[in-house]
Record summary:
Large-subunit ribosomal RNA, domain IV from an anaerobic digester metagenome, 353 nucleotides, folded computationally. Model confidence (mean pLDDT): 89 of 100. Rfam family: Bacterial large subunit ribosomal RNA.
Context: one part of a larger RNA
RNA sequence: CCCUUGUUAAGGAACUCGGCAAAUUGACCCUGUAACUUUGGGAGAAAGGGUGCCCUGUUAUCGUGAAGGAGCUAGCCUCUGGAGCGAGAGAGGGUUGCAGUGAAACGGCCCAAGCGACUGUUUAGCAAAAACACAGGUCUCUGCUAAGUCGAAAGACGAAGUAUAGGGGCUGACGCCUGCCCGGUGCUGGAAGGUUAAGGGGAAAGGUUAGCGCAAGCGAAGCUUUGAACCGAAGCCCCAGUGAACGGCGGCCGUAACUAUAACGGUCCUAAGGUAGCGAAAUUCCUUGUCUGGUAAGUUCAGACCCGCACGAAAGGCGUAACGAUCUGGGCGCUGUCUCAACGAGGGGCUCG
Numbered sequence: 001c002c003c004u005u006g007u008u009a010a011g012g013a014a015c016u017c018g019g020c021a022a023a024u025u026g027a028c029c030c031u032g033u034a035a036c037u038u039u040g041g042g043a044g045a046a047a048g049g050g051u052g053c054c055c056u057g058u059u060a061u062c063g064u065g066a067a068g069g070a071g072c073u074a075g076c077c078u079c080u081g082g083a084g085c086g087a088g089a090g091a092g093g094g095u096u097g098c099a100g101u102g103a104a105a106c107g108g109c110c111c112a113a114g115c116g117a118c119u120g121u122u123u124a125g126c127a128a129a130a131a132c133a134c135a136g137g138u139c140u141c142u143g144c145u146a147a148g149u150c151g152a153a154a155g156a157c158g159a160a161g162u163a164u165a166g167g168g169g170c171u172g173a174c175g176c177c178u179g180c181c182c183g184g185u186g187c188u189g190g191a192a193g194g195u196u197a198a199g200g201g202g203a204a205a206g207g208u209u210a211g212c213g214c215a216a217g218c219g220a221a222g223c224u225u226u227g228a229a230c231c232g233a234a235g236c237c238c239c240a241g242u243g244a245a246c247g248g249c250g251g252c253c254g255u256a257a258c259u260a261u262a263a264c265g266g267u268c269c270u271a272a273g274g275u276a277g278c279g280a281a282a283u284u285c286c287u288u289g290u291c292u293g294g295u296a297a298g299u300u301c302a303g304a305c306c307c308g309c310a311c312g313a314a315a316g317g318c319g320u321a322a323c324g325a326u327c328u329g330g331g332c333g334c335u336g337u338c339u340c341a342a343c344g345a346g347g348g349g350c351u352c353g
Stems, first nucleotide, its partner, number of pairs: 001348008010339002014337001019334001027051005036041001038173001052095005061087004068080004072075001096100001108332005114326001115324002120132002136171007148157003174319004179249003184246002186242005193237003199231002204226005211218002250268005277311001278308001289305005
């Protein structure tokens, strides 16, 4: 010097990103217990008091219930009886130590916000969370040889189930709610018209050559190579519907008898221009926005305001009791975290050997 550990004057978070770590609290009995609440909780809320030993005392009281006695229906019977053993407050008196749950085991508490309802699950080996799951909600597919999944197939799962069932997507208890847009994309439905494959169809054309012709050439049938019109499904175009489907939810200018602001008006564009609620937020750049509170002093925090760079309604919106090794701010208690260090114990390092 390092690790582990003990104690500490005065102060008591001044430490620090942050009370990290440590300390406090702690058992049992009694008293007492707020807001809020889903009436279950919150709650061991909080806040207080007591605790040893001896005597009164074999305390009060309670449990168990032997021997003995009585009876008859003679029994593992009934009634009586109370021995012995055990449990055991409360009260009064006394006594003792610094200290009586005398060691050990053995909650610190409160206030206010965020997130997630909750118990649960997770990155085996840096993350336990606000992530995942969840009950509940909703949409959608599936009529049974189900849909879906695995598999060239057989076959299997689904399921020895049958729409109160099974698969998939989203949301995520509960409460109040969930607005507008179907133009694009998707899905569902429609079938008049347009387009359209294979196939059908076979006009027409080419090759070949019996024949004809003086020649140039023409050229039947057959074979062969192409092959027009026309017929021809779904799909697409088209017409509708559909948002708890993918998604989207404006700009400029003017206007009120101080000023400011704009209920109001005009205009352009759009499929429609963001409703309720919330809002400098886990979202706010400017920003330490402004005001209020808390502090002597507050980039954090709480409550407001709304100018929302760039909240917003099941990629749910806003609340919410309970819950959380969650995250944020504050307070009480407590302390070597600190002012500021000191002295011990054990084990190392180091020196000698």